[in-house]
Molecule: Fluoride riboswitch aptamer (crcB RNA motif)
Organism: Acidiphilium rubrum
RNA sequence: UCUGCCUGCGGCGAUGGAGUUCGCCAUGUAACCGCCCGCGGGGCUGAUGACUCCUGUUCCUUG
Numbered sequence: 001u002c003u004g005c006c007u008g009c010g011g012c013g014a015u016g017g018a019g020u021u022c023g024c025c026a027u028g029u030a031a032c033c034g035c036c037c038g039c040g041g042g043g044c045u046g047a048u049g050a051c052u053c054c055u056g057u058u059c060c061u062u063g
Base pairs, nucleotide, nucleotide: 010025011024012023013022016054017053018052019051020050021049034044035043036042037041
């Protein structure tokens, strides 16, 4: 000096936040930005990629 492996840091996973975990991205025009229909419009689901929680929103019931 080069190569490989391991570890760590950063960003991302359709609506806010915390912990753990999984996956993706490589200097940035990246990774990522749900589904359906008759598509100038209309309809549906979800605050998570997953797990455990906090908060927010809507509807119903009861006090």